[in-house]
RNA sequence: GACAAAGGCAAACCGGUCGCGAGGCCGGGACGCAAAGCCAAGGACCAAUCGUGCGCGAUUGGCGGCCUGGCUGCCGAA
Numbered sequence: 001g002a003c004a005a006a007g008g009c010a011a012a013c014c015g016g017u018c019g020c021g022a023g024g025c026c027g028g029g030a031c032g033c034a035a036a037g038c039c040a041a042g043g044a045c046c047a048a049u050c051g052u053g054c055g056c057g058a059u060u061g062g063c064g065g066c067c068u069g070g071c072u073g074c075c076g077a078a
Stems, first nucleotide, its partner, number of pairs: 001075001008033002013028006031065001037071003041068003045062007
């Protein structure tokens, strides 16, 4: 970060499967993505459980395609 080129990822939804759940994985599928590569470190959000003065709080977990931070990185004209 260019109406360039090469390659990459894959939302919703559908099928299968695992999980109490949020959601994960596999296949199909592409809305999008220049870090939509990696890390749950801070915040947000979501679920379960417990507590509660019913406002919310705590614990455990989920989410990296919500934001921030750390590490790494393809192509490349003017």